[in-house]
RNA sequence: AAACUGAAUAGGCAAACCUAUAGAAAUUUAGGGACGCAAAGCUAGAGGGGCUAAGGUUGAAAAUAACUAUGCCAGCCAGUUGCCAAG
Numbered sequence: 001a002a003a004c005u006g007a008a009u010a011g012g013c014a015a016a017c018c019u020a021u022a023g024a025a026a027u028u029u030a031g032g033g034a035c036g037c038a039a040a041g042c043u044a045g046a047g048g049g050g051c052u053a054a055g056g057u058u059g060a061a062a063a064u065a066a067c068u069a070u071g072c073c074a075g076c077c078a079g080u081u082g083c084c085a086a087g
Base pairs, nucleotide, nucleotide: 004087005085006084012037013036017032018031019030020029022027035075041080042079043078047077048076049073050072051071055068056067057066058065
């Protein structure tokens, strides 16, 4: 120095839930809060998967229903970059 690996250490992130914010919703952002995380960093304009359905289409007398992403999720897999370092 590299590979495997994930003991310890430094620093880091922050689920549910609560309050506020934007939104039709999914969800986002900020604060609180910790279930967890070695990539829980980044990429959703081009890998797969998942969520929502405003608008649109179809059907309906209507209520409503089905389909649909141009809206989202990176804490589902994936791609990519990367901290510490016992053995």

Predicted 3D model of an 87-nucleotide RNA (c-di-GMP-I riboswitch aptamer) from Viridibacillus arvi.
It was read from a public genome assembly, where an Rfam model found it.